Background: Predicted 3D model of a 73-nucleotide RNA (transfer RNA) from a Pseudomonadota bacterium. Rfam family: tRNA. By type it is a transfer RNA. From the family's description: Transfer RNA (tRNA) molecules are approximately 80 nucleotides in length. The RNAcentral record of the sequence draws on ENA.
[in-house]
Parts: sequence; structure tokens; C1' cells
RNA sequence: GGGGGUUUGGCUCAGUUGGUAGAGCGACGCAAUGGCAUUGCGUAGGUCAGCGGUUCGAUCCCGCUAACCUCCA
Repeated sequence: GGGGGUUUGGCUCAGUUGGUAGAGCGACGCAAUGGCAUUGCGUAGGUCAGCGGUUCGAUCCCGCUAACCUCCA
């Protein structure tokens, strides 16, 4: 330098032939217990890596950029 892949709550990951995003763990609150642990219930937390484009509508399609992984030179 070139090819391919990944990027989604604090962490690990789903998701959809384009219709407005979820789970587990974690955090917080309440109840049960004398307390801890534990269990149950509930709450908060995401501009879906960034910038543009297409579209009535983009996490999803297209282009560029960034970080990381991998292959070739």
C1' cells in the first nucleotide's frame, strides 16, 4: 500500500428482505431477613463509531473517515 471482517446501555452480545432497539450480567430503589448473602418486583441508563447521501422513513442500503482484528504484498 491492497483485500476481507468488526464497531449497538458500564461489560458480553442479539436484532431487523428499511417502519422508530432488546436480553444476560452489572448499577439503583422497594419487599422478605436481626444483619450479610440470596430471592422476588421495579427503575434508570443507548444521538446503534463519526460525517455525508438515497428514502416519506436508515442501526439496517451507498460513499468517505476513524479505531481494532485478519490475510496478501
Its mean pLDDT, the model's own confidence on a scale to 100, is 81.